[in-house]
RNA sequence: UGCCUCGUAGCUCAAUGGCAGAGCGGCGCGCUGUUAACGCGAGGGUUGCAGGUUCGAUACCUGUCGAGGCAG
Numbered sequence: 001u002g003c004c005u006c007g008u009a010g011c012u013c014a015a016u017g018g019c020a021g022a023g024c025g026g027c028g029c030g031c032u033g034u035u036a037a038c039g040c041g042a043g044g045g046u047u048g049c050a051g052g053u054u055c056g057a058u059a060c061c062u063g064u065c066g067a068g069g070c071a072g
Stems, first nucleotide, its partner, number of pairs: 001071007010024004018055001027041004048064005
């Protein structure tokens, strides 16, 4: 310097262009003499960033930043 893959909740990951979700963690409540376990509930997101296409973008296109890999 070029090419490929990845970037979504605190963590690990989903989501065929049509309301962004799950598990775990944390928080509240229940249960219990207490804790753990178990049950219930609420919350938590500029989908890395900036543009473009589209009625509509996490998903498509361009640029850019970061991580990993390959080549030189």

Overview: Predicted 3D model of a 72-nucleotide RNA (transfer RNA) from Calothrix sp. HK-06. Its Rfam family is "tRNA". About the family: Transfer RNA (tRNA) molecules are approximately 80 nucleotides in length. Lineage of the source: Bacteria > Bacillati > Cyanobacteriota > Cyanophyceae > Calothrix. The RNAcentral record of the sequence draws on ENA.